[in-house]
Overview:
RNAcentral holds the sequence, with entries from MGnify. A computed fold for a 173-nucleotide RNA from a pig gut metagenome, annotated as Lysine riboswitch aptamer.
RNA sequence: GGUAGAGGUUGCGUUUAUCAACAGUAACUUUGCGGAGGCCGGAAGCCUUUGAAACAAAGCGAAAGGGAUCGACGCCGAAAUUGCAGGCACCAAAGUCUGCGGUUGGGGUCGCACUCAAUAAGUGCGGAACUGUCAACGGGGUAAACAAUACCGUACUCCGUUGGAGCGCUAUC
Numbered sequence: 001g002g003u004a005g006a007g008g009u010u011g012c013g014u015u016u017a018u019c020a021a022c023a024g025u026a027a028c029u030u031u032g033c034g035g036a037g038g039c040c041g042g043a044a045g046c047c048u049u050u051g052a053a054a055c056a057a058a059g060c061g062a063a064a065g066g067g068a069u070c071g072a073c074g075c076c077g078a079a080a081u082u083g084c085a086g087g088c089a090c091c092a093a094a095g096u097c098u099g100c101g102g103u104u105g106g107g108g109u110c111g112c113a114c115u116c117a118a119u120a121a122g123u124g125c126g127g128a129a130c131u132g133u134c135a136a137c138g139g140g141g142u143a144a145a146c147a148a149u150a151c152c153g154u155a156c157u158c159c160g161u162u163g164g165a166g167c168g169c170u171a172u173c
Base pairs, nucleotide, nucleotide: 001173002172003171004170005169008076011075012074013073014072015071017069018068019067028059029058030057031056032055037047038046039045041091042090079104080103081102082101083100084099085098086097087096088095105131106130109127110126111125112124113123114122133164134163135162136161137160138159139158140157141156142155143154
C1' cells in the first nucleotide's frame, strides 16, 4: 500500500408505500364592515376605488418540512456539524453543489440553547453512566515445553485501574 471484516439499548445515510399529526390550519368562494394598500427584505413586475389590508360569519378545503411502521438500496468518517473559497439563483437571506481545513469511536439519558404546529424529531454545548477497540500496569485460570516437581518466561483467555482516538482497530497479501 491492497483486500476482507468488527463495534450496535434502531450503527450511519438515502428512498417507495401506508398511517398519525400538521388541520378543519393556509389558500379559494360568498356576505358584512372598512376605505388604500397587498403580494417575503429590496429591485422589477402584478393585483387593487369595477374596492386593498385588517376584522366577523358561512361554504369548501390542501400541501411541504418533520414523525412511526414494513420493505428496498448504499455503507462502517459510515455520517453529522462548523470555518474559508467558489458556483446556482435579479440582489440579499434561506437553500443547494464542489473543494480545502477543524471537531465527533458508538447508541441512549439528563440539563441549557436553537429549530419546529409540536412536549415528537433534529442540531450544538455540558454532566453522570454504559459499550466496543488499542496501549500501559496489576491479578487469576488453561495449555505446551523444560532434568521429576515448582518458579520465571511464552501463547490463549478472564477481571480490574489508567489513558488514547476512526488519518483508528482486527485478519490477510